A computed fold for a 74-nucleotide RNA from Caldivirga sp. UBA161, annotated as transfer RNA. Lineage of the source: Archaea > Thermoproteati > Thermoprotei > Thermoproteaceae > Caldivirga. Rfam family: tRNA. By type it is a transfer RNA.
[in-house]
RNA sequence: GGGCCGGUAGUCUAGCCUGGAAGGAUGCCCGCUUGGCAUGCGGGAGAUCCCGGGUUCAAGUCCCGGCCGGUCCA
Numbered sequence: 001g002g003g004c005c006g007g008u009a010g011u012c013u014a015g016c017c018u019g020g021a022a023g024g025a026u027g028c029c030c031g032c033u034u035g036g037c038a039u040g041c042g043g044g045a046g047a048u049c050c051c052g053g054g055u056u057c058a059a060g061u062c063c064c065g066g067c068c069g070g071u072c073c074a
Base pairs, nucleotide, nucleotide: 001073002072003071004070005069006068007067010026011025012024013023020057028044029043030042031041032040050066051065052064053063054062
């Protein structure tokens, strides 16, 4: 330098193909449970969906450019 894959909450990730209310787990906070802790149960906060642009009534999703990471080739 080229091909391919990936970037979504503190962490790990689903959703993307086929546009229409951003989900799950874990962690954190509160409550219940306990003599207390752990476990368990219920609730809550937490996301510029990597950045910019385009298409569209509407973009995490489609298109273009860029950045970062992984992998293969040279």